[in-house]
RNA sequence: UGCCAGGCUCGACCGGGGGGUCAGGCGUCCCCUGUAACCCGAAAUCGCCUAUACGCGGGGGUGACGGUCGGGAGCGGCGUAGCCGGUCUUUCCACCGGGCCGGAGCCGACUAUGAGGCCCUGUCCUGAGGGGCUGAAGGUGGUUCGGUUUGUCUGCCGGAGGGCAGACAUCCGACCUCUGCCACAGAAAACGGGUCAGGCCCGGAAGGGAGCAGCCCUACUGUGGACUAUCGGCGCUCUCAGGGUUGCGGGACCGAGAAGGCCUCCGGACAAACCGGCGGGUGGCCGAGCGUCAAUCCCGGCUGGCCUGGUA
Numbered sequence: 001u002g003c004c005a006g007g008c009u010c011g012a013c014c015g016g017g018g019g020g021u022c023a024g025g026c027g028u029c030c031c032c033u034g035u036a037a038c039c040c041g042a043a044a045u046c047g048c049c050u051a052u053a054c055g056c057g058g059g060g061g062u063g064a065c066g067g068u069c070g071g072g073a074g075c076g077g078c079g080u081a082g083c084c085g086g087u088c089u090u091u092c093c094a095c096c097g098g099g100c101c102g103g104a105g106c107c108g109a110c111u112a113u114g115a116g117g118c119c120c121u122g123u124c125c126u127g128a129g130g131g132g133c134u135g136a137a138g139g140u141g142g143u144u145c146g147g148u149u150u151g152u153c154u155g156c157c158g159g160a161g162g163g164c165a166g167a168c169a170u171c172c173g174a175c176c177u178c179u180g181c182c183a184c185a186g187a188a189a190a191c192g193g194g195u196c197a198g199g200c201c202c203g204g205a206a207g208g209g210a211g212c213a214g215c216c217c218u219a220c221u222g223u224g225g226a227c228u229a230u231c232g233g234c235g236c237u238c239u240c241a242g243g244g245u246u247g248c249g250g251g252a253c254c255g256a257g258a259a260g261g262c263c264u265c266c267g268g269a270c271a272a273a274c275c276g277g278c279g280g281g282u283g284g285c286c287g288a289g290c291g292u293c294a295a296u297c298c299c300g301g302c303u304g305g306c307c308u309g310g311u312a
Base pairs, nucleotide, nucleotide: 001312002311003310004309005308006307007306008305011065012062013061014060015033016032017031018030019029023050024049025048026047027046038059039058040057041056066303067302068301069300070299071298072297073296076293077292078291079290080289084287085286086285088284089283091281092280093279095277096276097275098274100268101267102266103265104264105262106261107260110257116254117253119251120250121249122248123247124243125242126241127240128239129238130237131236132234133233134232135231136230137228138227141176142175145173146172147171150169151168152167153166154165155164156163157162181225182224183223184222185221186220192217193216194215195214200209201208202207
């Protein structure tokens, strides 16, 4: 000094890269990737740093696995897409076919128990006019007349109760008018009407007066019915006029075809719109290619910590 074996820890390793952020570097964040391979703590209102930018703080493991120069391969990304490619896509152009129209051919449901055509008509639609059923709403007026109805006021009379006349109002009746009525039940405390037992009042008596309850009538209330040039409703119905296609039904006439189908043929129009096929152009997308970044791997040159032992 080299090699071999064992040991040690101070070198080295226990990841790397891109993005983001930053004046810039590393980290926590996102993404790609490698290893047999770390643990704990804090960190985007940030953590540690300054081109010497190793992330920071604490702990642990492996154990010399290192350093440097050169060459090669390369997952996965980024850019480009001038050129090349595509069972992709947008758009444009051309051609062909389908599709459209007419004709021919073939087939043909059905058809003398009547094809198809034509006429009339119903169904359908519009307008107008009615009916039926039904809901709501509504409740006429007049005064000429008659009356021994009742009350109030005024005037006159009377011994009282009262009597007479007039006016006004009320009530009843008659007549006219109105579509504007009917039935039942109820109903007046107080300024609706009539009749008023009992009791009360005037009176010598006769007689009369006010008047509670009750009863009758009525305004009015409720129920039901009828009524109305009112306002509506309805799977209803009738009439008239017009419209309307040939879907359906009915009637009459004529008398043999015919709904429709066929990548069968011919012609036409369009080359418009729609569908399809093929070709070409442009754009997009993808891929190869090129460039670049790049985890990771391989080869070679030089060199390669400390200790012990053995060996040459």
Archaeal signal recognition particle RNA from a Thermoplasmata archaeon, 312 nucleotides, folded computationally. It was read from a public genome assembly, where an Rfam model found it. The source organism's lineage runs through Archaea, Methanobacteriati, Thermoplasmatota and Thermoplasmata. Rfam family: Archaeal signal recognition particle RNA. Clan: SRP clan. The family's RNA type in Rfam is non-coding RNA gene. A reference for the family is Wild et al. (2002), "Towards the structure of the mammalian signal recognition particle", Curr Opin Struct Biol. Of the family's consensus pairs, 94% are formed in the model.